[in-house]
């Protein structure tokens, strides 16, 4: 320098066929328990950045940043 893959709550992750962003753990509140833990119910919390296409973008396109792999 070029090619390929990836970036989503605090962590891991699904969704990439454009149409309310999923689940688990963690956190918070309540219930249960003598207390803690377990268990049950509920709540908050996220699409790497900038532009473009579109009625509508996590998803498609362009550029950039970061991570991993490959070629020279």
């Nucleotide at each position: 320098u070029c090619c390929c893959g990836g970036g989503u709550g605090g962590u891991c992750u699904a969704g990439c066929u454009g149409g309310c962003a999923u689940g688990a753990c963690a956190u918070c509140a309540g219930g249960u328990u003598u207390u803690g833990g377990u268990c049950c119910u509920g709540a908050g919390a996220a699409c790497c950045g900038a532009g473009g296409u579109u009625c509508g973008a996590a998803u498609c396109c362009u550029c950039g940043c970061c991570c991993g792999g490959g070629a020279g």

A computed fold for a 72-nucleotide RNA from a Streptosporangiaceae bacterium, annotated as transfer RNA. It matches the Rfam family "tRNA". By type it is a transfer RNA. Its mean pLDDT, the model's own confidence on a scale to 100, is 81. NCBI's taxonomy places the organism under Bacteria, Actinomycetota, Actinomycetes, Streptosporangiales, Streptosporangiaceae. RNAcentral records the identical sequence in 2 taxa.